A computed fold for a 1542-nucleotide RNA from an uncultured bacterium, annotated as small-subunit ribosomal RNA.

[in-house]
RNA sequence: AGAGUUUGAUCCUGGCUCAGGACGAACGCUGGCGGCGUGCUUAACACAUGCAAGUCGAACGGACGAACUAAGAUGAAGUUUUCGAAUUGAUUCUUGGGGAGUUAGUGGCGGACGGGUGAGUAACGCGUGGGUAACCUACCCUUUUCACGGGGACAACAGUUGGAAACGACUGCUAAUACCGGAUAAUCUUUUUAGACCACAUGGUCUGAUGAGCAAAGAUGGCCUCUGCAUAUGCUAUCGGGAAAGGAUGGACCCGCGUCUGAUUAGGUAGUUGGUGAGGUAACGGCUCACCAAGCCUGCGAUCAGUAGCCGGCCUGAGAGGGUGGCCGGCCACACUGGGACUGAGACACGGCCCAGACUCCUACGGGAGGCAGCAGUGGGGAAUCUUCCGCAAUGGGCGAAAGCCUGACGGAGCAACGCCGCGUGAGUGAUGAAGGCCUUCGGGUCGUAAAGCUCUGUCGAGUGGGAAGAACCUGAUGGAUGAUAAUACCAUCCUUCAUCGACGGUACCACUAAAGGAAGCACCGGCUAACUCCGUGCCAGCAGCCGCGGUAAUACGGAGGGUGCAAGCGUUAUUCGGAUUUAUUGGGCGUAAAGGGCGCGUAGGCGGUCUCUUAAGUCAGAUGUGAAAGCCCGAGGCUUAACCUCGGAAGUGCAUUUGAAACUGAGGGACUUGAGUAUGGGAGAGGGAAGUGGAAUUCCUGGUGUAGCGGUGAAAUGCGUAGAUAUCAGGAGGAACACCGGUGGCGAAGGCGACUUCCUGGACCAAUACUGACGCUGAGGCGCGAAGGCGUGGGGAGCAAACAGGAUUAGAUACCCUGGUAGUCCACGCAGUAAACGGUGAACACUAGGUGUAGCGGGUAUUGACCCCUGCUGUGCCGCAGCUAACGCAUUAAGUGUUCCGCCUGGGGAGUACGAUCGCAAGAUUAAAACUCAAAGGAAUUGACGGGGGCCCGCACAAGCGGUGGAGCAUGUGGUUUAAUUCGACGCAACGCGAAGAACCUUACCUGGAUUUGACAUCCCGAGAAGUCUUUCGAAAGAUAGAUGUGCCCUUCGGGGAACUCGGAGACAGGUGCUGCAUGGCUGUCGUCAGCUCGUGUCGUGAGAUGUUGGGUUAAGUCCCGCAACGAGCGCAACCCCUAUCUUUAGUUACCAGCAAUUCGGUUGGGGACUCUAAAGAUACUGCCCCGGUUAACGGGGAGGAAGGUGGGGAUGACGUCAAGUCCUCAUGGCCUUUAUGUCCAGGGCUACACACGUGCUACAAUGGGCUGUACAAAGGGUUGCGACCCCGCGAGGGUGAGCUAAUCCCAAAAAGCAGUUCUUAGUUCGGAUUGGAGUCUGCAACUCGACUCCAUGAAGCUGGAAUCGCUAGUAAUCGCGGAUCAGCAUGCCGCGGUGAAUACGUUCCCGGGCCUUGUACACACCGCCCGUCACACCAUGAGAGUUGGCUGUACCAGAAGUUGUCGGGCCAACCUUGCAUUCGCAGGGAGGCAGGCACCUAAGGUAUGGUUGGCGAUUAGGGUGAAGUCGUAACAAGGUAACC
Repeated sequence: AGAGUUUGAUCCUGGCUCAGGACGAACGCUGGCGGCGUGCUUAACACAUGCAAGUCGAACGGACGAACUAAGAUGAAGUUUUCGAAUUGAUUCUUGGGGAGUUAGUGGCGGACGGGUGAGUAACGCGUGGGUAACCUACCCUUUUCACGGGGACAACAGUUGGAAACGACUGCUAAUACCGGAUAAUCUUUUUAGACCACAUGGUCUGAUGAGCAAAGAUGGCCUCUGCAUAUGCUAUCGGGAAAGGAUGGACCCGCGUCUGAUUAGGUAGUUGGUGAGGUAACGGCUCACCAAGCCUGCGAUCAGUAGCCGGCCUGAGAGGGUGGCCGGCCACACUGGGACUGAGACACGGCCCAGACUCCUACGGGAGGCAGCAGUGGGGAAUCUUCCGCAAUGGGCGAAAGCCUGACGGAGCAACGCCGCGUGAGUGAUGAAGGCCUUCGGGUCGUAAAGCUCUGUCGAGUGGGAAGAACCUGAUGGAUGAUAAUACCAUCCUUCAUCGACGGUACCACUAAAGGAAGCACCGGCUAACUCCGUGCCAGCAGCCGCGGUAAUACGGAGGGUGCAAGCGUUAUUCGGAUUUAUUGGGCGUAAAGGGCGCGUAGGCGGUCUCUUAAGUCAGAUGUGAAAGCCCGAGGCUUAACCUCGGAAGUGCAUUUGAAACUGAGGGACUUGAGUAUGGGAGAGGGAAGUGGAAUUCCUGGUGUAGCGGUGAAAUGCGUAGAUAUCAGGAGGAACACCGGUGGCGAAGGCGACUUCCUGGACCAAUACUGACGCUGAGGCGCGAAGGCGUGGGGAGCAAACAGGAUUAGAUACCCUGGUAGUCCACGCAGUAAACGGUGAACACUAGGUGUAGCGGGUAUUGACCCCUGCUGUGCCGCAGCUAACGCAUUAAGUGUUCCGCCUGGGGAGUACGAUCGCAAGAUUAAAACUCAAAGGAAUUGACGGGGGCCCGCACAAGCGGUGGAGCAUGUGGUUUAAUUCGACGCAACGCGAAGAACCUUACCUGGAUUUGACAUCCCGAGAAGUCUUUCGAAAGAUAGAUGUGCCCUUCGGGGAACUCGGAGACAGGUGCUGCAUGGCUGUCGUCAGCUCGUGUCGUGAGAUGUUGGGUUAAGUCCCGCAACGAGCGCAACCCCUAUCUUUAGUUACCAGCAAUUCGGUUGGGGACUCUAAAGAUACUGCCCCGGUUAACGGGGAGGAAGGUGGGGAUGACGUCAAGUCCUCAUGGCCUUUAUGUCCAGGGCUACACACGUGCUACAAUGGGCUGUACAAAGGGUUGCGACCCCGCGAGGGUGAGCUAAUCCCAAAAAGCAGUUCUUAGUUCGGAUUGGAGUCUGCAACUCGACUCCAUGAAGCUGGAAUCGCUAGUAAUCGCGGAUCAGCAUGCCGCGGUGAAUACGUUCCCGGGCCUUGUACACACCGCCCGUCACACCAUGAGAGUUGGCUGUACCAGAAGUUGUCGGGCCAACCUUGCAUUCGCAGGGAGGCAGGCACCUAAGGUAUGGUUGGCGAUUAGGGUGAAGUCGUAACAAGGUAACC
């Protein structure tokens, strides 16, 4: 960075698709290790179980309570002993002290952090930058200061008591750092007030004065200097407490800017907007309330609806952008759903409270309990997402003086290839290129140095042993220093040394041991896209991202071998960015591809002339602040490396503040005239509106003349007309349109405007001066105009004419054609608002070669004047340069170069459709989708092909002629039918007397039957035997059987071997007229003996391609000439070749015979070489000569000469290609099939059938003839298994005999028509010969099926052939015979030969075929093309639809829990105040305050009613789309057969 895909090919437009990257992924196959990360995207669904927020006894009263201790009791064992006892006294028990420690409760601090989730939210929620002079802030830090003196309770606890439980109730006792008064106090709060400074919208700060008000708590350690001990009043240290100020941190509120989609959501809003006052809050504020005013938001998108947590970032991208917001970090919101407050520094509080609701659980039925969107885990949902793990060792947090406790935060481990990164699965050597697989042209190639083998190494894994860092703190102990103190205690701080503490984990790492041992798959291989073969399958099975593969040779399906790519992964799927400049700011377009609004006026908006001054909003530059961290980038460093991590830097395009600059834009002031406009004078015009007037024509009416038709068409008919038409003359009526002029002429914004006159009126243009002084351009919405057709009301109505009727045409004809004919067309007034409303080209301005017309108005020169000529402006055309364009084309009237503004486009179809809305009387218009479906749809140009397009030309193509076919009979081929089989092939021309130059057997491929299996045929091996000949039996034969005879050739070491042949055997193989001519070669047909088909170089074109090869002539011809961006060349044409026509030379037998001689009279013989002829070599003809025409050409016409004249006649010769033309049954051949048969042999049959149809022929239908008799003249062939003479026999076919001939010698062999004569006389005949009967001949093994011929007899159809159709242009047609191939025999066929021998061609209009040029095309399988619509069937999505059922939501009303606030009173209550009594405690009353209850306002869930909006379902219905071979027609593409289209 591009590629594939529209076409026969090309360029363009344009969509679809692919290659890349990414991922919280999933699925399929596979799976060795490690590191680092990541892991419910769905049901904010429901949750069992455990844990996730506690801590402090140095705040407090209790309770329990170890060590230790006192007293008493007990008395094991020991000692002494006078044996009575004494003593020591373990153990156990009781009571008291003691108090390590544990602790429910009161109290303090923390449960507002940490952790989770993304439901809600389109918002000051978030981001960014500011503001608070409108605020709060526990714990922490700093400073100042205080801590005086009292009081009354409540838990715990005890007792009684309720309840199943949860949980209470009552009575009594008690402590505090709990609670409450009092005192004191200010830089606190507040009243009054003075001054200064700052700021400014209210205000703030500082210094004062003055009145009033508000505080507090202690705990622990140590010490007793006063005094001997102890304690505390005390002192002291630490911690804690109160007040105030400041800081730090965290929060609250406000503002600018930014923050998704829909206008098929355009209006919204009553606390709404503002004010005054009050309340409320930490604080401003309609935050709340009362009153007053009527505002406020909105096209720069309000409101409504849908969707969504936002950001740092992440992915992608060159960037600008696009997508995204999982992990990590910041903010917000939420905690079963909804509402509410309490406590507190902070919450309206995830693991707090109250109420309502849903759900779950317990229950003794009375009541209770609960909230995993904390960590694990379960169910469910889902394509899908982990362990009910370890530890507080580290980091961090809470509490505590501390030890410490708590911590599912966190640190770790586990599971998962989910991702990224790293490593390994071995290395070297090894060619008999092993075996085996696969392929094969059978030679070999390949897997492949790959393996084996040999030599090594040791990563990972396994085993054994060793073994970290992470530990810093804290704390304890030792020693020391400093502070404080009266103090060497205690305490605090610091230093030294030692000790304690590791979940991970015996982990990382290291060493050793053995051993190549345990470790490779997945996808792909037609193109894109790297990688090819075989087999199987046979439009099946299947593949496919796009194009597309598969119908018997599939590199595309499935398998295999091989290969390619990646690799512990590989593919697929989903999504996203890219490619896609395919929404285009960077960076697109709108004449014809999608796309300019039908046209104007004009609002908002956007843009805007020249000069000058000011300003500084935009702009530019500098500075400052901010832009968190992480991430990206750069540089270092740490894990062996990397991923990963750490440190530093840079960047962060932004925002804000500030300083400056002043060119440009903006803003303000002043000036100018060129943009724009106004005034004056002119002329042009189908510009518009109204009124009037005119003539021609059509039709109708009246009258006259006049008679049988008129009219109409391709031809007709309907129609009109004897009741008088058409025609013609005169008069009249009425409506509509205005011939000629008339012109790519004029006018208008467009639609549009055409007789003449008048009136009213708009615009443009020209000329010259004057004036205003930017007044301009464009123009979303809006307003107006707007052809035809249509609608409404009222007129009018001649002609024309939808609908309709009739007549034709036609298969049909609801059409085209004809005859009629109503709306309508016309007028007035309204509506409608669309067109291929087109220059398919929006408006305005400027610039950029020319040439030539035309319209209007001017200027100059010239002239008496008019022309002519030069020139300016405005319009309107054509040609053309540069430039542009895909091309076509445009080109000063741009589609060129630029500026400004508006409109519009983004693949085709669905569809300008549905729904909704607006407008309309309606028709309908405007606005305007989606589902679904396709891989194209399209533009321009190219080459062909085609046209019921055009031009030119040719051909027995037509025409002009001659003769046929089609009718008859027969022959032959084909179809069909039949059959056991009627073998197969060939099917328009270009199959059909074709393969077949010859089917009785054979042929023969077919059928029936009988046989055979290495075979009828080839090669190889083994054994035997020469081969062969003869005979026997059975049989239809093939074949089988038995016997006899026979021994050859070559070599020999005499054993034998070899060649050929026969027989037997085994297997490789033979064989196949079996299939595929659509796998092929070769050969052939056809267009067509038509004149074409191409190439090289050059040139033109982006290209396909063009040019050459077209044009003007000419030719049989792309034959030749001329011209020409072409110049040359090739294959074709022509010529060269053969035959024939004339001549010459040579040669002279078997041919010939002029002259000579002989003669049996026959060129027979001698002889000749003249002639004919034979067969070889030559000659000749070339438009060479003359005349004319033509371009001084090619060439054409005529003529001379010549045997022949313009390629003399004929043949051979067939360009590039077309038809998948024909042939696998000539031959060859790939593949497939068959192998006791689809091969081979044999007999018989069939190919010869026969209601019929067609082709090709023969013979005829007769007198230009038939019969008979006589008689003349060929050419070309053939002949030894042959031709066969003469002679004899037979009526004849033929037979007998057999001369001659291997052929210019002999034979076939008679040529026939012709000519001469005769007969027949128009008749189904003396025409015609079919058919049939009889008798024969020949060939052959054999003529029954099924040969030919002969003779006798028979004597059919047929009297010149319908529609139609064939051949032929000169030695031709026609006619006449002759020969040959095949062949035993068999020809009317085929191939040749000669004899006789015509007619006609004006000409190219038409039919057919062909060539060249041109034109149109939607065709390219190429018109036998393409293609449209209805109907029928199947499927799919959608609209409408009586209704029905959900979601969200508005309005009105009912009712109203908890709770805040307020309020009420015959409620209750310790402290404080006060009064009275009693004064010992106290009692009673009042007040303040509190609690409970009632009421009021507000209000959640709920209910009723009525709307809006959005889904699901829905009988039926409508159109749409899709679907190899359905029906009907043929609308479009060519002049598409009626030009098409709107």

Its mean pLDDT, the model's own confidence on a scale to 100, is 83.
Rfam family: Bacterial small subunit ribosomal RNA. Its family is annotated with ribosome and structural constituent of ribosome in the Gene Ontology.
The sequence is in RNAcentral, with records from ENA and SILVA.